Predicted 3D model of a 1468-nucleotide RNA (small-subunit ribosomal RNA) from an archaeon. Its mean pLDDT, the model's own confidence on a scale to 100, is 80.

RNA sequence: GUUCCCGUUGAUCCUGCGGGAGAGUGCUGCUAUUGGAGUUCGAUUAAGCCAUGCAAGUCGGAGGCCAGCAAUGGCCAGGCUGAAGGCUCAGUAACACGUCAAUAAUCUGCCCUACAGUUCGGGAUAACCUUGGGAAACUGAGAGUAAAACCGGAUAGAUACUUGGUACUGGAAUGUUCUUGUAUUGAAAAGUAAUGCUGUAGGAUGAGUUGGCGGCUGAUUAGGUAGUUGGUGGUGUAACGGACCACCAAGCCUUCGAUCAGUACGGGCCGUGAGAGCGGGAGCCCGGAGAGGGGUGCUGAGACACUAGCCCCAGCCCUACGGGGUGCAGCAGGCGCGAAAACUUUACACUGUACGGAAGUGCGAUAAGGGAACUCCAAGUGCUCAUACACUGUAUGGGCUUUUGCCAAGUGUAAAUAGCUUGGCGAAUAAGUGGUGGGUAAGACGGGUGCCAGCCGCCGCGGUAACACCUGCGCCACAAGUGGGACUCACUUUUAUUGGGCCUAAAGCGUUCGUAGCCGGACAAGCCAGUCUUGAGUGAAAUCGAUGCGCUUAACAAAUCGACGUGCUUGAGAUACUACUUGUCUAGAGACUGGGAGGGGUUAGGGGUAUUCCGGAGGGAGCGGUAAAAUGUUAUAAUCUCCGGAGGACCACCUGUGGCGAAGGCGUCUAACCAGAACAGGUCUGACGGUGAGGAACGAAAGCUAGGGGAGCAAACCGGAUUAGAUACCCGAGUAGUCCUAGCUGUAAACGCUGUGAACUAGAUGUGGCAUAUUCUUCGGGAAUGUGCCGUGUCGGAGUGAAGACAUUAAGUUCACCGCCUGGGAAGUACGGUCGCAAGGCUGAAACUUAAAGGAAUUGGCGGGAGAGCACCACAAGGGGUGCGGCGUGCGGUUUAAUUCAACUCAACGCGGGGAAUCUCACCAGCAGCGACGGCAGAAUGAAGCUCAGUCUAAAGGGCUUAGCUAACGAGCCGAGAGGUAUUGCAUGGCCGUCGUCAGCUCGUGCCGUAAGGUGUCCUCUUAAGUGAGGUAACGAGCGAGACCCAUACCCAUAAUUGCUAGCAGGUGCUUUAGCAUGACUGAGCACUUUAUGGGGACUGCCGUGGAAACACGGAGGAAGGUGUGGGCAACGGUAGGUCUGUAUGGUCCGAAUCUGCUGGGCUACACGCGCGCAACAAUGGCGAUGACAAUGGGAUGCAACACCGAAAGGUGGAGCUAAACCUCUAAACAUCGUCUUAGUUUGGAUUGAGGAUUGUAACUCAUCCUCAUGACAACGGAAUCCCUAGUAAUCGGGCUUCAUCACGGCCCGGUGAAUAUGUCCCUGCUCUUUGCACACACCGCCCGUCAAACCAACCGAAUUGGGUUCAGGUGAGAUUCAGCUUCAAGUUGCAUCAAAUCUGGAUUCGGUGAGGUGGGUUAAGUCGUCACAAGGUAUCCGUAGGGGAACCUACGGAUGGAUCACCUCCU
Repeated sequence: GUUCCCGUUGAUCCUGCGGGAGAGUGCUGCUAUUGGAGUUCGAUUAAGCCAUGCAAGUCGGAGGCCAGCAAUGGCCAGGCUGAAGGCUCAGUAACACGUCAAUAAUCUGCCCUACAGUUCGGGAUAACCUUGGGAAACUGAGAGUAAAACCGGAUAGAUACUUGGUACUGGAAUGUUCUUGUAUUGAAAAGUAAUGCUGUAGGAUGAGUUGGCGGCUGAUUAGGUAGUUGGUGGUGUAACGGACCACCAAGCCUUCGAUCAGUACGGGCCGUGAGAGCGGGAGCCCGGAGAGGGGUGCUGAGACACUAGCCCCAGCCCUACGGGGUGCAGCAGGCGCGAAAACUUUACACUGUACGGAAGUGCGAUAAGGGAACUCCAAGUGCUCAUACACUGUAUGGGCUUUUGCCAAGUGUAAAUAGCUUGGCGAAUAAGUGGUGGGUAAGACGGGUGCCAGCCGCCGCGGUAACACCUGCGCCACAAGUGGGACUCACUUUUAUUGGGCCUAAAGCGUUCGUAGCCGGACAAGCCAGUCUUGAGUGAAAUCGAUGCGCUUAACAAAUCGACGUGCUUGAGAUACUACUUGUCUAGAGACUGGGAGGGGUUAGGGGUAUUCCGGAGGGAGCGGUAAAAUGUUAUAAUCUCCGGAGGACCACCUGUGGCGAAGGCGUCUAACCAGAACAGGUCUGACGGUGAGGAACGAAAGCUAGGGGAGCAAACCGGAUUAGAUACCCGAGUAGUCCUAGCUGUAAACGCUGUGAACUAGAUGUGGCAUAUUCUUCGGGAAUGUGCCGUGUCGGAGUGAAGACAUUAAGUUCACCGCCUGGGAAGUACGGUCGCAAGGCUGAAACUUAAAGGAAUUGGCGGGAGAGCACCACAAGGGGUGCGGCGUGCGGUUUAAUUCAACUCAACGCGGGGAAUCUCACCAGCAGCGACGGCAGAAUGAAGCUCAGUCUAAAGGGCUUAGCUAACGAGCCGAGAGGUAUUGCAUGGCCGUCGUCAGCUCGUGCCGUAAGGUGUCCUCUUAAGUGAGGUAACGAGCGAGACCCAUACCCAUAAUUGCUAGCAGGUGCUUUAGCAUGACUGAGCACUUUAUGGGGACUGCCGUGGAAACACGGAGGAAGGUGUGGGCAACGGUAGGUCUGUAUGGUCCGAAUCUGCUGGGCUACACGCGCGCAACAAUGGCGAUGACAAUGGGAUGCAACACCGAAAGGUGGAGCUAAACCUCUAAACAUCGUCUUAGUUUGGAUUGAGGAUUGUAACUCAUCCUCAUGACAACGGAAUCCCUAGUAAUCGGGCUUCAUCACGGCCCGGUGAAUAUGUCCCUGCUCUUUGCACACACCGCCCGUCAAACCAACCGAAUUGGGUUCAGGUGAGAUUCAGCUUCAAGUUGCAUCAAAUCUGGAUUCGGUGAGGUGGGUUAAGUCGUCACAAGGUAUCCGUAGGGGAACCUACGGAUGGAUCACCUCCU
């Protein structure tokens, strides 16, 4: 002490990245009461520039002079110190730093210890005095004086060499020590004393130098180096050394990364992290380096010296123009730069340091204060009671406390602040920031906005009901803070040592050989390098942990202990393993022998069929080609048949998931040469092996060079088609090329998308080779079966994997080595390098852009994929229509003041029940009317209303003029309403259409799968049906289907008025009786019909055939037969289907007009197009006459008998009927008879004229009907298309609805009444299974490229410009050595060396600008096509080559990461 969450999808699992949540650093927005602590505060950008003040002095107890009575003070000389402290991080990739060593190669002031000494002399100079020069800085001359200043001598001593010697230390003497001699050199400062000074030796401290090891990036930097590497001898230094010099040699470093380039002070440590790590290194400590850039020496123990010197360069200042001064990366402070950082404070009281004997003096070191939301720590912003409101907090009132705050006194301090003590006052003086769609805690709250404004780390919000923008309120988190942008770590096992991967997600080099490297079989011995154990030294302090002392606590800080520093050095020991050395072995590897197998390679020779061409013969009209054609070819004889010849390429059958080869690849036969593998043997060698960075060789097709060759095929090119086009697919021609020889190229989907080698881990079954056993044998080189080894396939278990899958030929379990990957795109591009004749290959980025790209599998949908099943809104077989013309009606279009609106494939268009004269009515023109409620102006000085007359007007007290009546409100203004067929059916409810005349849609439990999900619901048979049966990891269940309900068809029972009338009795009528008729006559009855109610009946129950069954077919019986017939009901859901103009309803809008009313018009327009109908085109008919048979309904503002009038429509009168009673109500087609005779007619009836009738206020626009007259188009309908399977189609009439009037519409009713299937999946669709998918808004999908437009970054680019580094050369300040000159202090001259600075030229590198060019990326609705995804409509893709507006096309070779069908082989 190891954490996840959101985002690719319709959903899932994975890969993978993007984002969020944590900690830290500095900046910043808003906000802010107080105190403490801290190693915080111009590091990041400008090691940029600096005004002003301060930051280093001290010593009178050595000396001289001056002032003073003295104390004392001043000036000078002299000593020590100004190499410390303080600041900064530019340079530096280096022994700079860290650590461990070395110095036998060194120095060390002040300090300590020991011993010894402190002698004799000498000459100057400053101050001071006098006097010059100069603007100043400063400086010259004269006189003159002292010392612990300076100089000379002596001694002690030191150093070097030398003679001889013996001890010591040590790993090692070149060291130390004693001694002889020589040479060189050579101390002192005093003072009464304290104290100094000198020498030698030692110590301590500090420093110099050297070595091992350690720690950045780049190979698109691979070779670097001439003082370079070494030697000899010198110079120089405190000291070693090419540090420097002369000569000699030719070395030295480097793939274990030299050199070059970039970046960077190093460490202790700091941040983060579980750790390993990763990132940082400003502040504190240690070390280094620097002091405007650069160079250089002097002094000194120490410097090449931040506040010392000289010089050059750049800058600034003063100037009298002659000359001078200056260096804040010290403390404050200023400018500049920037996102970014404080006061021109106080004091030497503390600590320390320089000097001093000391007192002390100095110190922007330091201490202390001020400022700063820099970090950490601590505290506070109140508590309580009552009442009210409210729901648990506010408001009011009362009370309590005083941390803090304010005031005062004391204490505190160098002086203050702060703090502490005491007293007083008063809840007083103190809360924000960010968020509130998810991740992620917190609003389905109000208002505003309306893809706008805006938000958003990511996903995503916003297009009129925004939990996501802005605002208010509420809420959440943290809190004197809280958010944002930048960076770092973690998250991230997304760089993987711990701890990842590479078949398909990114990733195995095309293959092999092999160098370095890495790794390596068995036994024995040795050694102890690695390794392990243990001891010692060191690894500074701070930091970190623990304990806990001191500040009221804490932060902070003292002390103690520990840890850390994972390291280095060194002593002792162990010997398993690894390494090394030696010896041995044979299981790895290799050699050898044997007989077999093989499209292994190279070369040479032979053979075969076919195509083409040529010659000859035959033959005589086409051939060829395609889906269909054409171009082409042929009468100069083709195609076709036969014979002969030429030439080039190729090698059928055998042929096989069969063989061989490292891969590419290899296929007729024979020969020669070369090579490899397997098996068997177990003779030989004895680990000789594995892998393999660099490197080398081989390497399909295409392509290139040179020379041949050229039959067929065939990029390019040409022509013909196709097409909107067709730079293609198809066709006809055809050149490179394809072939050979010699070279080059070096790439492919070079694939098993799977690196090589080794070991281990169940099996089953084919096949090739060898060996072997048994059996058979035609004895053949035969066959069968089994076993062993090797190769090559399939299936499959464990295991693995995201899954698909792999599975002894691993993708399992392990080992060794190599290569490669790290989101997508830009891009395998650019630049550089290298190879190539070229094409191009290899190596190989970034800016910028993007939230995904991707893998596997799932469910759907789709396919110009496959297989089943089904349907008269499918076909077939039939029947009848539409589509032509006329008319009706609806729609579009046009027109119009308006021609209101909605609906547009099926599923709009005789639809909105929508047959609009006014109304309806929504449209147009004109006129008029209306505001509940509140406020304001007005109003008894009369509001509003009503009215005669006139006028405006189509008309109107509607307006205006005038007059009158009544009497309290008031539309002039602001709100707020009523109302709205105004808007939104994409805000809705409800209702409806449609998929669907479908057979589907789900659930529970179990099972399978990581999961989405699957199974069940699948398969076979069957059904109208997911209807049922059998099988089955499923077993059951629900909704739907069915059942059910209604009607109808048959029977039974009950009932009987207004229904009915068989029998009975009357009545009436007709008729000559007989008889007939009459239930719109009566009794009677309920048998029948009918009506109403309740039951029965049909279930594949029975028989036969088939079948396992379900069931199918046939039959019997039956009124009805296989859901009897016809309806109703009718799943989960989809379609943002239709309706806000039926009603309801959210939001929005109008509000005196988008409200309400009136008049008139319009919806009825008319060049046209479409839909649905009606009547037709005639003889199956028309006309006339006569005759027959229904059912359903409706009726009081109604249906109306009947009578009369009229030619009719109709009119007048009017019984009955609240209706099984009366009326509507004569049904028509039909039947019989007659006529018409195939004509635009005796068909057909449009249109028009005249006359009438009805409804209604009204019939012109614009109604209906009747009569007469008129008599148009039309003679059966192109492409196409609709309906229908039985009481159906077709045809005939009737009723109802709407309704004042008007039906060719709709809905019902009955009459007559067929034809043809009894099938199929061809068309159109639907359902199921399977397959492919880059689709999921689901093919009306997705998506590619050119072109056009805008923006962005980059690349190339003539040139131009600036900087860094470096080389060569010129000029060259200055410094040093040597030599010379001089007045011997110093100066000056010369040679040489070093050398800053500057100039010129070259190289290299990094930027800026750049006409123009290039590709790339991004950007709601631009252009052209349709390349890819389904067999994507020519399967796709890879390499190469050619071509083309573009995606692309074609050729050659290759891959399957191709669908479908058939066949072969293999396996189960």